This is a predicted structure of a 1528-nucleotide RNA (small-subunit ribosomal RNA) from a Christensenellaceae bacterium.
It matches the Rfam family "Bacterial small subunit ribosomal RNA". Rfam links the family to the GO terms ribosome and structural constituent of ribosome.
The coordinates come from a structure-prediction model, not an experiment, and the mean pLDDT is 83.
NCBI's taxonomy places the organism under Bacteria, Bacillati, Bacillota, Christensenellales, Christensenellaceae.
The sequence is in RNAcentral, with records from ENA and SILVA.
RNA sequence: UUUUAGUAGAGUUUGAUCCUGGCUCAGGACGAACGCUGGCGGCGUGCUUAACACAUGCAAGUCGAACGAAGCUUAAUGACGGAAGUUUUCGGACAGAAGACAUUAAGACUUAGUGGCGGACGGGUGAGUAACGCGUGAGCAACCUGCCUACAAGAGGGGGACAACAGUUGGAAACGACUGCUAAUACCGCAUAAGCCCACGUAUUCGCAUGGAUAUGAGGGAAAAGAUUUAUCGCUUGUAGAUGGGCUCGCGUCCUAUUAGCUAGUUGGUGAGGUAACGGCUCACCAAGGCGACGAUAGGUAGCCGACCUGAGAGGGUGAUCGGCCACACUGGAACUGAGACACGGUCCAGACUCCUACGGGAGGCAGCAGUGGGGAAUAUUGGGCAAUGGGGGGAACCCUGACCCAGCAACGCCGCGUGAGGGAAGAAGGUUUUCGGAUUGUAAACCUCUGUCCUCCGGGACGAAGAAGUGACGGUACCGGGGGAGGAAGCUCCGGCUAACUACGUGCCAGCAGCCGCGGUAAUACGUAGGGAGCGAGCGUUAUCCGGAUUUACUGGGUGUAAAGGGCGUGUAGGCGGGGAAGCAAGUCAGAUGUGAAAACCAGUGGCUCAACCACUGGCCUGCAUUUGAAACUGUUUUUCUUGAGUGAUGGAGAGGCAGGCGGAAUUCCGUGUGUAGCGGUGAAAUGCGUAGAUAUACGGAGGAACACCAGUGGCGAAGGCGGCCUGCUGGACAUUAACUGACGCUGAGGCGCGAAAGCGUGGGGAGCAAACAGGAUUAGAUACCCUGGUAGUCCACGCUGUAAACGAUGGAUACUAGGUGUGGGGGGUCUGACCCCCUCCGUGCCGCAGUUAACACAAUAAGUAUCCCACCUGGGGAGUACGAUCGCAAGGUUGAAACUCAAAGGAAUUGACGGGGGCCCGCACAAGCGGUGGAGUAUGUGGUUUAAUUCGACGCAACGCGAAGAACCUUACCAGGUCUUGACAUUGAUGGACGAAACAAGAGAUUGUUUUUCUCCUUCGGGAGCCAGAAAACAGGUGGUGCACGGCUGUCGUCAGCUCGUGUCGUGAGAUGUUGGGUUAAGUCCCGCAACGAGCGCAACCCUUAUGGUCAGUUACUACGCAAGAGGACUCUGGCCAGACUGCCGUUGACAAAACGGAGGAAGGUGGGGAUGACGUCAAAUCAUCAUGCCCUUUAUGACUUGGGCUACACACGUACUACAAUGGCGUUAAACAAAGAGAAGCAAGACCGCGAGGUGGAGCAAAACUCAGAAACAACGUCCCAGUUCGGACUGCAGGCUGCAACUCGCCUGCACGAAGUCGGAAUUGCUAGUAAUCGUGGAUCAGCAUGCCACGGUGAAUACGUUCCCGGGCCUUGUACACACCGCCCGUCACACCAUGAGAGCCGGGGGGACCCGAAGUCGGUAGUCUAACCGCAAGGAGGACGCCGCCGAAGGUAAAACUGGUGAUUGGGGUGAAGUCGUAACAAGGUAGCCGUAGGAGAACCUGCGGCUGGAUCACCUCCUUU
Repeated sequence: UUUUAGUAGAGUUUGAUCCUGGCUCAGGACGAACGCUGGCGGCGUGCUUAACACAUGCAAGUCGAACGAAGCUUAAUGACGGAAGUUUUCGGACAGAAGACAUUAAGACUUAGUGGCGGACGGGUGAGUAACGCGUGAGCAACCUGCCUACAAGAGGGGGACAACAGUUGGAAACGACUGCUAAUACCGCAUAAGCCCACGUAUUCGCAUGGAUAUGAGGGAAAAGAUUUAUCGCUUGUAGAUGGGCUCGCGUCCUAUUAGCUAGUUGGUGAGGUAACGGCUCACCAAGGCGACGAUAGGUAGCCGACCUGAGAGGGUGAUCGGCCACACUGGAACUGAGACACGGUCCAGACUCCUACGGGAGGCAGCAGUGGGGAAUAUUGGGCAAUGGGGGGAACCCUGACCCAGCAACGCCGCGUGAGGGAAGAAGGUUUUCGGAUUGUAAACCUCUGUCCUCCGGGACGAAGAAGUGACGGUACCGGGGGAGGAAGCUCCGGCUAACUACGUGCCAGCAGCCGCGGUAAUACGUAGGGAGCGAGCGUUAUCCGGAUUUACUGGGUGUAAAGGGCGUGUAGGCGGGGAAGCAAGUCAGAUGUGAAAACCAGUGGCUCAACCACUGGCCUGCAUUUGAAACUGUUUUUCUUGAGUGAUGGAGAGGCAGGCGGAAUUCCGUGUGUAGCGGUGAAAUGCGUAGAUAUACGGAGGAACACCAGUGGCGAAGGCGGCCUGCUGGACAUUAACUGACGCUGAGGCGCGAAAGCGUGGGGAGCAAACAGGAUUAGAUACCCUGGUAGUCCACGCUGUAAACGAUGGAUACUAGGUGUGGGGGGUCUGACCCCCUCCGUGCCGCAGUUAACACAAUAAGUAUCCCACCUGGGGAGUACGAUCGCAAGGUUGAAACUCAAAGGAAUUGACGGGGGCCCGCACAAGCGGUGGAGUAUGUGGUUUAAUUCGACGCAACGCGAAGAACCUUACCAGGUCUUGACAUUGAUGGACGAAACAAGAGAUUGUUUUUCUCCUUCGGGAGCCAGAAAACAGGUGGUGCACGGCUGUCGUCAGCUCGUGUCGUGAGAUGUUGGGUUAAGUCCCGCAACGAGCGCAACCCUUAUGGUCAGUUACUACGCAAGAGGACUCUGGCCAGACUGCCGUUGACAAAACGGAGGAAGGUGGGGAUGACGUCAAAUCAUCAUGCCCUUUAUGACUUGGGCUACACACGUACUACAAUGGCGUUAAACAAAGAGAAGCAAGACCGCGAGGUGGAGCAAAACUCAGAAACAACGUCCCAGUUCGGACUGCAGGCUGCAACUCGCCUGCACGAAGUCGGAAUUGCUAGUAAUCGUGGAUCAGCAUGCCACGGUGAAUACGUUCCCGGGCCUUGUACACACCGCCCGUCACACCAUGAGAGCCGGGGGGACCCGAAGUCGGUAGUCUAACCGCAAGGAGGACGCCGCCGAAGGUAAAACUGGUGAUUGGGGUGAAGUCGUAACAAGGUAGCCGUAGGAGAACCUGCGGCUGGAUCACCUCCUUU
């Protein structure tokens, strides 16, 4: 430079946010399994568990061209044999077939044995193995190699046996024994020796070394086999090759250090033995080595690799099928044979198991192919064939081959195909749903027209066969042609979010779902069903496992101030890393070349099956290892050199640095003496305690111990812990200046070693004060505490131990770099004559602050910035810093340090609220200052409770309780008892009939029932219509039944408090902030000023009503000058329209030149003039389903409707709200004494008059009302009386007599008169209203209403006191602070105890398991010895020998046995803590100053959280002070 490939997130902690961090999901894969379903074909795959046990069959034989023998056929011969036939004297004779025997010969063939080759390949399995086993790359000068190939040389001549076989014989069998015979390519000598082998010599040459090779000399040694018929196949020796093996080495190869030391043939040497070969491989002797923190040894787990899955990659996981290597063959041991084995279908021994047996003995090994049982969630046929490929034997034909090729079974996987295609709207029926209109299923179906893949029938019919012919299991298969016919072929999962897809019904925290979050408690898109929809499709889901997402172990590619995480601090070992110049080397590094990296797989291209899967070819890849050549920048290494890193020297000053010794004064306590007298002490208040035996206080003297006021300071020193009176001695370190010396000597630092507050421990001292424990006194519900009085360990010293703290800057060390400003400690320099001042600089120590960093807070040259190096540590919360183990400690305990189980969070920072027994500012009849009450009495009324047949229901802190109810005798009325009705008391439709109705009588408590009498609507186009009544059946009515936690509406409350928000902009990653905070001011977020804000909205204020003044206009029924009326008037009073007036407008002062405040003038009114209406965003699941409306549920001869009576009015009691009082500021009486406002009135208000003591009655003028009536206002005033008493106060209760309303006053109304005359003498704790025409007090009216008010609403009359002020109580607003709260303090939350369940530790023990070591026994067998027995080949004439076999002995040696210890599991009465569980008990520890700030370490104590002592920390609020900083 070019090309190619290539990385996705989501849910869940919060009220919300950002971060940290875990959990979960979407993807892919599989030798899978399970559920539902299932048409076809191709290619693959198929015991992952019990290396558990195996019936049956098959899986390794072959060669007669090695050999004898046996069998078969033919022929010949021989001896038998004697049929048919001929003949006969019937006695026989001839003849000689078949058959059988023997020998010989020939022939194709069969085969038990000898012999050869092969059974070491092929096939199976993965138990063992953590190893040179495997992978990769080298080496063997330390090796072997049958069959095969090439070359060289040879095969001469002999010998003796043993099987088979025959005979005898043992045994049930398996299997033998003895005697005799025999062949060979079986066996054994001899000869020969080109090579070869052995030892020795010479020469040349090579190698990293031991050493090798070549040539040559002489000596010694070792071979052979034939077969068959003319062509070969064999045999022997040697060399070389090829193939296959053996051995050695470098590198790589899982987990645990709670496995740290291991090792006696162990490590090495010498010699010997052994092997194909090296080697402690084995043995004798000698030496004492060897391995290990770069992980030995031990324990656990595991066949390894090519590859496979996943992933962007790096990685992570796996090791099925296919291929390479290894190991194993019932378990363990052993050798034999052989080229090759210590041998899957061979041998021997031991063991377990199974089988046979005549009980004496024998047989067996499917982890070959099928198959069986068993185990298991789970894995196939006791198939066909050697046609192909390959293997063994053979000269060949050929034989053998469960290797292999095929078929069968299984949706187990991958790939392909189909289940139809086109048209078809009345958008059919049915289903579902509905707001009843419709929508949807849905062109889907029906119906019409087609097609034929698969299917089915008929016919044809391969390739695979090489090599001329013959030869095909698959297979009449693939494929081709024709006929038939839409006929036979669709399911599964899901539909709350993640995640594509929604409704109805049922259910009602039940049944159930669930991957995570979470659904379900009566309207469930989340459960179940249905309809519809989404996805995939002969499959679809679920489960298990792996990778991914997860940068959540971070090499690529993370972190450690506060989230998990810096070691308490130093010193220093190994290790890691390391300054400048020069030269050499080339280990790392880079480049080229070579070898290797098997094949298959993977990728790309091309091709073959119709496509694809699958298969073939070519190329790439195989990222690695090794060898070699080169380069020399960097790292390394060697040499040399330098001075800036580091160190040394010299000079100088600073310091609570350390250790030891000595000295000092103040104070506490104690003792002695004096003075002195009744208290002292202590607290929130007290008490315990001390004191008349003289305390406290005070003075003097003495004793003793501990600590060192002021100075003193975000000052100093030290590595940290820590260090503070003064003096002396010894001693460590740092700093500055200088630049003489060394010349990289440095940094860090796993282990190691040392130091290390307080508490604690040991021994011995000491002991004044303080003070765990303890005692007493208080407080309290309790108080094992906080407070008080005492008080012991301890605190102090010496010597040891312990080794931990919030040992903190919660910040490891070193080096370098990166704006500034300002203090402070130590030193040096400059300027200056000099003291200051000023400037520069080095080291330390603070604050502010830019860039940068950070989740934010914050850090910011003393970094948490930018970089490098080294160490330590972290990986969700809990369990747990616990258990076990190890180790240290006298102990307390420390260090190291898990798991099961459980949760979906736990956490950090910041935000908005809320809250605080946090702070600041401000307001309010909030307190205070006042006045009057409530709480005590009686009564009224409401409520609770109780009672009752019923005492209907609702309202419950403020904000329920004279409330709904502006009025329960019936009605109301909803409740209770009784009696009645069932399409209904009420609404709509309704065939049909009829006016409706009215009156009377009877029964009944009435509803109701019965009887009688009477009546016959309106309109009309004359068809009919309308209204009303009755009315069968059916729809339906009805419900004061439930749910105010399903709702609408209306209402209360915070609160008439001053707040609540938005747009744009800006700041912040964000939630959010800003605005709205700040300084003033206001009743007010009212206004002003300032300000990254500028504006706006809902609230505030104003606009509205009323009231206070005036003007003007108008006016009756008002008013008026008159005695009255009429009339008149338009002045006054009054009425009601309009207008004016008040705005801090004016003056002064203060204030910031503002807003505003204060004072004043004027004015009827002065700073919102008084009052009302008006109630922001919201809070309380506040109240109301019984005003009304309404969803859903319930009820339907009743939970509906009617009716009579009763109840709502009960009454031991408790509470609220009122009225009346308790009296003299009063009661009563008299004066027919004065003065209002606002209302109401026709089924009404009712005057005058008359009657009654009175309530009231008779009667009825007037008035639909500025006219008439209710209607007399009362307190007040004046006079009289009462004289402080239960009264001439007070009026309850009761009796009698009346009145009124009403159908009706018994339960249960109001009023009047007379009589009676209760409690009560001003009210405990506590509590309430009110700031001016207010409180207090006085009367008046109205609504409701037939009647019934002490209640409610309204009206006027008379008419105060007090407010210093904001410390406190209550409520509220703003700012700020803390928070573990957000359902928001009525919050959150801790521990014991009790109950249930779960896992786990300890535990007298009990039961197993694997392994090593020790000892005993000792099979088979190799090796060695021996010479008892036997003995063919060779030697020897023979005797005999050599050699061999058996026997015996010895070493080693498997299984087995014995004893002890260690390790590791299971189980165990009991016991310890832990976890989980909707409502249990006790307290209240923590979060706010959490009510005693909390926490850490340690010690003691206590039911429990905890408390107390000592030291430490801020991760403590608040106030004050000091210091520092910022700004002017």